[in-house]
RNA sequence: UAAGACAAAGGCAAAGCCGUCGAAAGGCGGUGACGCAAAGCCACGGGUCUAACGCACGCACCGCGUGCCAUGACCGCCGGGUUGCCGCUG
Numbered sequence: 001u002a003a004g005a006c007a008a009a010g011g012c013a014a015a016g017c018c019g020u021c022g023a024a025a026g027g028c029g030g031u032g033a034c035g036c037a038a039a040g041c042c043a044c045g046g047g048u049c050u051a052a053c054g055c056a057c058g059c060a061c062c063g064c065g066u067g068c069c070a071u072g073a074c075c076g077c078c079g080g081g082u083u084g085c086c087g088c089u090g
């Protein structure tokens, strides 16, 4: 430095449930383990999700509905950047 064991010490924690923040997606904490060799970190590129605010239209109109729209969210979607444990190995 590359790769990832019929290894070792460990680590993380899906869904669900409870609480909480949020308009929502989703986040945080507890519980719980589906899985993960980076399922550590970073929204840089792509992708996916929500649509508050805003815009347009309509209506039974001061409110409601429909459509569009990230500046919002997801790193356990892919790629990229960056840091890291181990020694059967190259």
Base pairs, nucleotide, nucleotide: 001090002089004086011036012035016031017030018029019028020027021026034076040082041081042080044079045078046077047074048073049072054068055067056066057065058064059063